[in-house]
Context: one part of a larger RNA
RNA sequence: UUGGGCGUAAAGCGUCCGCAGGUGGCCGUUCAAGUCUGUUGUCAAAUCCGGUAGCUCAACUACCGUCAGGCAAUGGAAACUGAACAGCUAGAGAGUCGUAGGGGUAGAGGGAAUUCCCGGUGUAGCGGUGAAAUGCGUAGAGAUCGGGAAGAACAUCGGUGGCGAAGGCGCUCUACUGGACGACAUCUGACACUCAGGGACGAAAGCUAGGGGAGCGAAUGGGAUUAGAUACCCCAGUAGUCCUAGCUGUAAACGAUGGAUACUAGGUGUAGCUUGUAUCGACCCGAGCUGUGCCGAAGCUAACGCGUUAAGUAUCCCGCCUGGGGAGUACGCACGCAAGUGUGAAACUC
Numbered sequence: 001u002u003g004g005g006c007g008u009a010a011a012g013c014g015u016c017c018g019c020a021g022g023u024g025g026c027c028g029u030u031c032a033a034g035u036c037u038g039u040u041g042u043c044a045a046a047u048c049c050g051g052u053a054g055c056u057c058a059a060c061u062a063c064c065g066u067c068a069g070g071c072a073a074u075g076g077a078a079a080c081u082g083a084a085c086a087g088c089u090a091g092a093g094a095g096u097c098g099u100a101g102g103g104g105u106a107g108a109g110g111g112a113a114u115u116c117c118c119g120g121u122g123u124a125g126c127g128g129u130g131a132a133a134u135g136c137g138u139a140g141a142g143a144u145c146g147g148g149a150a151g152a153a154c155a156u157c158g159g160u161g162g163c164g165a166a167g168g169c170g171c172u173c174u175a176c177u178g179g180a181c182g183a184c185a186u187c188u189g190a191c192a193c194u195c196a197g198g199g200a201c202g203a204a205a206g207c208u209a210g211g212g213g214a215g216c217g218a219a220u221g222g223g224a225u226u227a228g229a230u231a232c233c234c235c236a237g238u239a240g241u242c243c244u245a246g247c248u249g250u251a252a253a254c255g256a257u258g259g260a261u262a263c264u265a266g267g268u269g270u271a272g273c274u275u276g277u278a279u280c281g282a283c284c285c286g287a288g289c290u291g292u293g294c295c296g297a298a299g300c301u302a303a304c305g306c307g308u309u310a311a312g313u314a315u316c317c318c319g320c321c322u323g324g325g326g327a328g329u330a331c332g333c334a335c336g337c338a339a340g341u342g343u344g345a346a347a348c349u350c
C1' cells in the first nucleotide's frame, strides 16, 4: 500500500459518556456549492496517436488531423447530495398508569458456624497422614454442658433464573437513588447513529494513612517425602484478606465475537408485562412485546461451528492486524509514592 482481513490462524480499545469529525427518516418550495450538459478561451513547438508521402525497406524525416482530458469564463438542467424556508410522524425523546429485579449508596438488626476466655462434668489421650512425625494434653487437653467476647461470611430458597455499560451484585428491614420492560398513543417534531482527542467507572493483587484481625493464609519456621525437595502432604504462622479516606488502572477484563439500524424458515424451554373467544377469582391454553437458553432451513465458514441474541444479507461510524524471535524489550515522553502502566522501535537472526 489493498477490490484483504479481525470467534479459534496476526487482529474488537475492559466498559460506558461524549466535543470536533463522518453519516443520517418522510413531503413540498426556492437556490444551484457538488453533479450533468452546451459554447468560448487556453493548455508553445517537438514528441505520442491516426493518415499520407520521401530516403531501395526500416529506423529516420516531412506534411495533414481530430477526439478525449485539465483549468477559467459564460449559458442551461434540477433527479440525487448540499443550503435556506415551510410542514409530517414511522426514528429519538417526553408524559400517564403499571410491573419485575442479588442495580447502586448509607444506616439498623439477625441466626447458624468458627476461634478464644470463664465455669461444671470427666480422664488419657487428641490431632494429623498413604504411613508418620513435628504440634496440643495430667499445670487436666480432646469430648460434653452452661455463660461471655470477637471478626468474617450469609446454608436451604438458588435455577444454562434475575439485575447492571462493564467490573460486578445474594441473610432481613428502612431511607435515598439509577436503569429496564409493558400498556395508552397525550406532547415535542429528526432533537438521531458513531466517535479521533478528552472524561468517568473499572476484579484480584499491590501502595499510603488510620482502625480491625475470628477463620484462611503468600513469606517464614518446623515435621515428613525424596538421591536432593528452596515443592506437592502435615503442624504452626507474618503481610494480606475486613472497614474508612486516597492511589494504582491492569486480567484468559472472554461470547477470546466493537456500536447502531433494517431484512432473512421453523421447533422447543424459561423470566417480565399486556391481551383474548379463558375465568366468580386464580391457573391452564392462544396471541403480542422485551430478555435469556437449547436444536436447527437457507446462507456463511479452512474446518470446528454460527445460524432472527448471526460468524447470514446490507448500510454508517470507530478501533485494530500485516511472518517467527529479538520484544511488549530499549530509548524518549506522559502518568504514578512505589510497584509499574500507557505509547513503542531497531540492529541482529531464522
Base pairs, nucleotide, nucleotide: 004321005320006319007304008303012318014201015200016199017198021194022193023192025088026087028085029084030083031082033081034080035077036076037075038074039073040072041071042070043069049065050064051063052062053061054060091191092188093187094186095184096183097182098181099180103177104176105175106174107173108172109171110154114150115149116148117147118146119145120144121143125136126135162169163168206247207246208245209244210243211242215241216240220236221235222234223233258317259316260315261314262313263312266295267294268293269292270291271290272289273288274287275286276285299306300305323350324349325348332343333342334341335340
Small-subunit ribosomal RNA, central domain from a metagenome, 350 nucleotides, folded computationally. The prediction has a mean pLDDT of 87.